[in-house]
This is a predicted structure of a 296-nucleotide RNA (Bacterial RNase P class A). The coordinates come from a structure-prediction model, not an experiment, and the mean pLDDT is 78. Its Rfam family is "Bacterial RNase P class A". It is annotated as a ribozyme. The sequence was found by an Rfam model in a public genome assembly. The model forms 96% of the base pairs in the Rfam consensus.
């Protein structure tokens, strides 16, 4: 230098004017001033949790998930290390990597026949596919396959912030039909069974009437964030030191215009909150390592 490999960062900027949400202060209640205002994926909703309620959720079956070994974590299907196998000259990449001596299924092409067997050709024969040879091949006291059923080990209760609690307002325990009141309808209870609890101003269907607002949850809180030190190969941990506070609505804000700069700007917009995975992404920057070539 070229080709490659592993990973990280960034992803338009500046000025002015106007506009919007939230918070604080002031107000003559019209508003004014100050602060703050999307992402690395806010996305898919695919895993794992926090939180809330359902009986603090019991036993069994079914269903689903995971699978070398060790570690990290609140937890995981995530991450780290390592062994083994495969691929690559290499850096490195990929791996659902327990078990087919429990049972079942399947095994392309070729071949007569492909898995409890049946039986081709030639020869032998104790007449039994019994023996040898030939032929296709993975051909029988032999194998492969479990992201095939299955078995083994481990794990999973359900529903999701439209959870849930409170306030306010309104209202008709209306009418009709059916079921039922201990011989118990129906429900808690997630697919089924058991078990257990509730249960009569009840339950189901129809019809009719009313309401459809607010507060909390929900954002100064925390598995918090950024540096440094320390421990650890690493993921990560830390009771150590310093600094920081980082959007929050409910029709739901984060924009428009003008000017300027350059390398001319990709994918994309929060809705209870976190940790992951996956997917989308123009361009730019940085680092480790490998192979080849050249120069010293």
């Nucleotide at each position: 230098a070229a080709a490659g490999u592993a990973g990280g960062c960034u992803g338009u900027c500046c000025u002015g004017u106007c506009g919007c949400g939230c918070c604080g202060c002031c107000u003559u209640c019209g508003g004014g001033c100050g602060g703050u205002g999307a992402g690395g994926a806010a996305a898919g909703u695919c895993c794992g949790g926090a939180c809330a309620c359902c009986a603090c959720a019991g036993g069994g079956c079914a269903a689903c998930c995971c699978g070398g070994c060790g570690g990290g974590u609140a937890a995981c299907a995530c991450c780290c290390g390592u062994c083994c196998g495969c691929c690559g000259c290499g850096a490195g990449g990929c791996g659902a990597g327990g078990a087919c001596c429990a049972g079942u299924g399947c095994c392309a092409c070729a071949g007569a026949a492909a898995c409890c067997a049946g039986g081709u050709a030639c020869g032998g024969u104790u007449c039994g596919g019994c023996c040898g040879u030939a032929g296709u091949g993975a051909a029988a006291a032999g194998g492969g396959u479990a992201a095939a059923c299955u078995c083994c080990g481990g794990g999973u209760g359900g529903u999701g912030c439209a959870a849930u609690g409170c306030c306010a307002a309104g209202u008709a325990u209306g009418c009709c039909g059916g079921c039922g009141u201990u011989u118990g309808a129906g429900g808690g209870c997630g697919g089924c069974c058991c078990g257990u609890c509730c249960g009569a101003u009840g339950c189901c269907g129809g019809u009719g009437g009313g309401u459809a607002g607010g507060c909390a949850g929900c954002a100064c809180g925390g598995a918090g964030c950024c540096g440094g030190g320390c421990g650890g190969u690493a993921a990560c941990g830390u009771u150590c030191c310093g600094g920081c506070c980082c959007a929050g609505a409910u029709a739901a804000a984060u924009g428009a215009c003008a000017g300027g700069a350059c390398u001319c700007g990709a994918c994309a917009g929060a809705a209870u909150c976190c940790g992951g995975c996956u997917u989308a992404c123009a361009g730019g920057c940085c680092u480790g390592c490998u192979u080849u070539u050249c120069g010293c």